[in-house]
RNA sequence: AGAGUUUGAUCCUGGCUCAGAACGAACGCUGGCGGCAGGCUUAACACAUGCAAGUCGAACGCACUCUUCGGAGAGAGUGGCAGACGGGUGAGUAAGCGUGGGAAUCUACCUUGUAGUGGGGGAUAGCCCGGAGAAAUCCGGAUUAAUACCGCAUAAUCUCUACGGAGGAAAAGGGGCCUCUCCUUGGAAGCUCUUGCUAUUAGAUGAGCCAGCGUUAGAUUAGCUAGUUGGUGAGGUAAUGGCUCACCAAGGCGACGAUCUAUAGCUGGUUUGAGAGGAUGAUCAGCCACACUGGGACUGAGACACGGCCCAGACUCCUACGGGAGGCAGCAGUGGGGAAUAUUGGACAAUGGGCGAAAGCCUGAUCCAGCAAUACCGCGUGUGUGAAGAAGGCCUGAGGGUUGUAAAGCACUUUCAAUAGAGAUGAUAAUGACAGUAUCUAGUAAAGAAGUCCCGGCUAACUCCGUGCCAGCAGCCGCGGUAAUACGGAGGGGACUAGCGUUGUUCGGAAUUACUGGGCGUAAAGCGUACGUAGGCGGAUCAGAAAGUAUGGGGUGAAAUCCCAGGGCUCAACCCUGGAACUGCCUCAUAAACUCCUGGUCUAGAGUUCGAGAGAGGUGAGUGGAAUUCCGAGUGUAGAGGUGAAAUUCGUAGAUAUUCGGAGUAACACCAGUGGCGAAGGCGGCUCACUGGCUCGAUACUGACGCUGAGUUACGAAAGUGUGGGGAGCAAACAGGAUUAGAUACCCUGGUAGUCCACACCGUAAACGAUGAAUGCCAGUCGUCGGGUAGCAUGCUAUUCGGUGACACACCUAACGUAUUAAGCAUUCCGCCUGGGGAGUACGGUCGCAAGAUUAACACUCAAAGGAAUUGACGGUGGCCCGCACAAGCGGCGGACCAUGUGGUUUAAUUCGAAGCAACGCGCAGAACCCUACCAGCCCUUGACAUCCUCGGACAACUCUGGAGACAGAUUAUCCUUCAGUUAGGCUGGAUCGGUGACAGGUGCUGCAUGGCUGUCGUCAGCUCGUGUCGUGAGAUGUUGGGUUAAGUCCCGCAACGAGCGCAACCCUCGCCCUUAGUUGCCAGCAUUUAGUUGGGCACUCUAGGGGGACUGCCGGUGAUAAGCCGGAGGAAGGUGGGGAUGACGUCAAGUCCUCAUGGCCCUUACGGGCUGGGCUACACACGUGCUACAAUGGUGGUGACAGUGGGCAGCGAGACGGCAAGGUCGAGCUAAUCUCCAAAAGCCAUCUCAGUUCGGAUUGGGGUCUGCAACUCGACCCCAUGAAGUUGGAAUCGCUAGUAAUCGCGGAUCAGCAUGCCGCGGUGAAUACGUUCCCGGGCCUUGUACACACCGCCCGUCACACCAUGGGAGUUGGGUCUACCCGAAGGUGGUGCGCCAACCAGCAAUGGAGGCAGCCAACCACGGUAGGCUCAGCGACUGGGGUGAAGUCGUAACAAGGUAGCCGUAGGGGAACCUGCGGCUGGAUCACCUCCUU
Repeated sequence: AGAGUUUGAUCCUGGCUCAGAACGAACGCUGGCGGCAGGCUUAACACAUGCAAGUCGAACGCACUCUUCGGAGAGAGUGGCAGACGGGUGAGUAAGCGUGGGAAUCUACCUUGUAGUGGGGGAUAGCCCGGAGAAAUCCGGAUUAAUACCGCAUAAUCUCUACGGAGGAAAAGGGGCCUCUCCUUGGAAGCUCUUGCUAUUAGAUGAGCCAGCGUUAGAUUAGCUAGUUGGUGAGGUAAUGGCUCACCAAGGCGACGAUCUAUAGCUGGUUUGAGAGGAUGAUCAGCCACACUGGGACUGAGACACGGCCCAGACUCCUACGGGAGGCAGCAGUGGGGAAUAUUGGACAAUGGGCGAAAGCCUGAUCCAGCAAUACCGCGUGUGUGAAGAAGGCCUGAGGGUUGUAAAGCACUUUCAAUAGAGAUGAUAAUGACAGUAUCUAGUAAAGAAGUCCCGGCUAACUCCGUGCCAGCAGCCGCGGUAAUACGGAGGGGACUAGCGUUGUUCGGAAUUACUGGGCGUAAAGCGUACGUAGGCGGAUCAGAAAGUAUGGGGUGAAAUCCCAGGGCUCAACCCUGGAACUGCCUCAUAAACUCCUGGUCUAGAGUUCGAGAGAGGUGAGUGGAAUUCCGAGUGUAGAGGUGAAAUUCGUAGAUAUUCGGAGUAACACCAGUGGCGAAGGCGGCUCACUGGCUCGAUACUGACGCUGAGUUACGAAAGUGUGGGGAGCAAACAGGAUUAGAUACCCUGGUAGUCCACACCGUAAACGAUGAAUGCCAGUCGUCGGGUAGCAUGCUAUUCGGUGACACACCUAACGUAUUAAGCAUUCCGCCUGGGGAGUACGGUCGCAAGAUUAACACUCAAAGGAAUUGACGGUGGCCCGCACAAGCGGCGGACCAUGUGGUUUAAUUCGAAGCAACGCGCAGAACCCUACCAGCCCUUGACAUCCUCGGACAACUCUGGAGACAGAUUAUCCUUCAGUUAGGCUGGAUCGGUGACAGGUGCUGCAUGGCUGUCGUCAGCUCGUGUCGUGAGAUGUUGGGUUAAGUCCCGCAACGAGCGCAACCCUCGCCCUUAGUUGCCAGCAUUUAGUUGGGCACUCUAGGGGGACUGCCGGUGAUAAGCCGGAGGAAGGUGGGGAUGACGUCAAGUCCUCAUGGCCCUUACGGGCUGGGCUACACACGUGCUACAAUGGUGGUGACAGUGGGCAGCGAGACGGCAAGGUCGAGCUAAUCUCCAAAAGCCAUCUCAGUUCGGAUUGGGGUCUGCAACUCGACCCCAUGAAGUUGGAAUCGCUAGUAAUCGCGGAUCAGCAUGCCGCGGUGAAUACGUUCCCGGGCCUUGUACACACCGCCCGUCACACCAUGGGAGUUGGGUCUACCCGAAGGUGGUGCGCCAACCAGCAAUGGAGGCAGCCAACCACGGUAGGCUCAGCGACUGGGGUGAAGUCGUAACAAGGUAGCCGUAGGGGAACCUGCGGCUGGAUCACCUCCUU
């Protein structure tokens, strides 16, 4: 410090995810030791049992035990001090808390100062007696003490005061001495020491109170408040204060967020982070609050009191049913809850606390131990050597590699643990729970001690096997459908290590809430616009002050923590000491630049005045012409209207058309212009009235009066609403006609709201420049509108101010683009955004008559959604061009019969493959058997075939028998198998046969695992690269443009320059000529013959070798002087001369595993092999490709001339003979320019005369021929007879541009035989092409795109089904809170107190007084009750939409002009997407026009 993920690729925006650190953690696997720390985060749920607060005999009496008789100990009680500390918990609480200040207070024990401590009195518990009760406990009587209680005296620098005065305390206990006084054992008084007591002063400590600043979220909580706010007086308190009360006033708080709701103890700190921040508040420390729940007071210095009291409530326990007892959020522990958190341990030895004079007692505070890897830190599980690179495992290309110096072996060490011995510090006297612990020493033996996760990318680490979209994995992207580095196992590897992974949470990365440090034209985001309140910000200059600011000082910022230095545990964690820091708050002083404040001054901002000017700015009134419609009248006659085409409609009752007149409504042609005005919406005939703003010019004046603007207010298109008018045209809804599969649409005919006016609502639009307002600054050029100035050439140039445009520099931008009218550089203020969907929706509030508007979420779900640009592909986008693509022609197919292939059906089987073009006379250049793969039956199992090992020797063949055959059996025998070598051996090798096992075999599967081959786009002109340049980049350029070509063919231009694969040429063939060579070919001349037959010849033809020839070379025109094109000459041939071979990068997972090869899988007495028979030849039907025809351009008969390619020995077969013929018999010649197939046919002549025929030949009967082992299923041909359909073929569709189509015959391959198919050959031999609008295919450029599996694309909504969360919902259940009223325990207060009372007073006493108690009354008040309201949550029949799901249904709304451009607002309608009306936008293609720029 970054990385992965949107795309075919790119840049950006933007979310999601990962790598890091942390934890009071939990879970899974594993687990040796020690140190140190922490350990119920959940039920503030309920608690058994034990312990956690007592102590003092030196305050007091009583009774008891022991005694050395001195005393010692223990018990219940009175009394004092302490139980307000220590310990626990975080429920409640937006208060408390934190921080720095303040004044009106108290403070036991402690310290300090001063003074005092005199003299009396009456009770009471305990004990005893009696009584009640189960108990807890209580009552009565008698008696007693005190440092318990109460008067009196005295009293201040104490308190109060009207300044005269008045009030006001105490307690004693212990030790010692006996010189002086008195009794005298000893004591009293006294003396002395000491601890107390009382009053008061000061302090220290602790506590109470007050206000400033800081301190969570929500405005879908906006108003709250009646002791409320203040005053006066009184009461109360330790003290201020509405703290309380009476009276008076009507205040107080709040947009700087009151009130309400939700949540929460706060802080030092902890964690993360570079920091700023964020999250958090366990342990330790400070403060607060609480103690079963609620209320209350008492005592006390201190409490409204965790282990005190009273009352109420819930719960638990005891009970004799009458009544009582209790409070672990102390330490252990139990149940429960939970993913989850320990021992009913030891000791007061240390540190501290309470009491005590002290000894001491108490102390679950504390110190220790126990449990669990919970965290952090440290150590160990050995070290060295060791290659035969052992064995085993795994992989393998079979050689090897790896595990791996790893192990074993050899040599060494003993940390830790185990054993034994010694043995501290903590206490410098005694006292040690820990603990025989830490530590040290000794000997023993490598001896006791390693796992977890991961290995597709991020992210370090790879192979094999298994599985086969299954099982499973997954943090994100994503893996798995038979070759998975992603699942499971194994081997190997990587990381960390007594731990390792997972889960959860927090911060980080995330600049993804942006103060540091983001944005808003198109990605999310500028309010529709303006005025303006609060607020924020604000021109120049002078002075003052000092709030902000700056500097310095002081106080504080607890300790601990973090950081630095040093030190102590062997190190570290941990601990100790010191420093620094604690970025903060308060305060003092100084400074005065800047901001603020106060007071002056100024004119550059702003405004006023005067003079001009432009304008669809607004409101009201009036008025004009053209057009539509309607009405009246005239002319006139059969149609009109409307459309792609029609129909609905109107019209003989007179329409449309035309002429005149009239009525009424709405809108204002031309001018008209990226022209004008207005804040925006918006504004357009003309005139008048009223009126707002703006611009220019000029002088004077005011003197910052300014900018922005939350809320508020006003305006605000269209649609819509209300009331009343109006209504010509248009036109939602509606009706009808068309279109269509349907058509709730587009088109047509009608047509109502509405559109118009007045008044009142609504308040929204793609209300857009998708760009808030204001100010300043920063190159230009060219237009246009309004005004001014200067110059003159008086209609131009220059210049200036204000608007409005185009292009363009810098800068900016993701790019597109913007660019003085900024999206540049800056400042101020406002608004808004933070992934997509859910959703601008629900609920709540506000507004509205309604429609609805505004404000505005959650759950859930996805890993994307999106912007700009790029390359393709596509378009019912555009331009250019080509092709038998259309057109122009010729001939076909589609109708008939037949042949052949396919589908379908059938079958035991009808083997398999091929499927739009590019399957279908295709694989098949030829299924009777064979082929043959299929079916039935019968057989074989190392096999029909190959190699090897091992054993053996005859095998084969002939003949016969059985059988459908394969096969089985018998028989014969010369070589006892054969050949070669030989060491002479059954030794070796080869061949052959039989047996054994390794293996053979498979036309079984996968062409979507493959090679090879092939088809197709397409013989289309394209496809790329290097270097350079441009762009952030994908990419572009080159390859585009202007011409031209069959062609990316060539030329020119150009940030390109070159090159490669294609094109062309080179190759073959045909056409002309030359040359070489003449046999089997040829014959001009010579001879000869029936005959080139023979001699002869090689000139010619021909054959087959080699050459020449054609290149736009020449001329003219055209073009740009180019490339080229047009015409011409010459030439056998002219612009590629004709034909062929040749097929770029690639596309179609195109075809083929059944040609062949091949991975994987499958079968192995069968999915292999053999045989016989059958099938591939079936047949209601459908399609493709062909043949023959339908006839006279013909049929039949006759005649007889002219080809070329090819084939031939198991062959072609002349010729002769017989047969009507197919063919048969005999058979010459020929291994072929020699012999043969071999007859060419169309042609010509005659006849038929338009008919189902002398056309046509299917079908069927009969008889033959040939091939073959065999023609039944199932061959071809011949003869006789039969004589079907068919009279030129619907929609649709195919081929062909010249020796071509059409037509005519001939040959060949395969083959025993079988062609209408296929491949070739020649004969005869046309027509037409104006042209490129259209159909199809292709190429180039351009444009749009939501497509990239690329339009066979993408994608929307209803409906149906399943699941999920959610809104409404009659109601119902529970919580919280408020108001009114009722009740009113305990308690303190007030009143009363007739009942009762020891202390003081009076009195001889009785009794009275003072004072008090019970009781009663009153107000306050907890719990409880009644009624009503508000609010939150749960459930809820039914219901609404939403989301997600496998391949469901209906349509096709959007993306291309998406086939009616789309979208926004609004209204109506419709199964649904949607459609239509009105207004708006371009985020619309195309064409045209306008404007501008470049050349």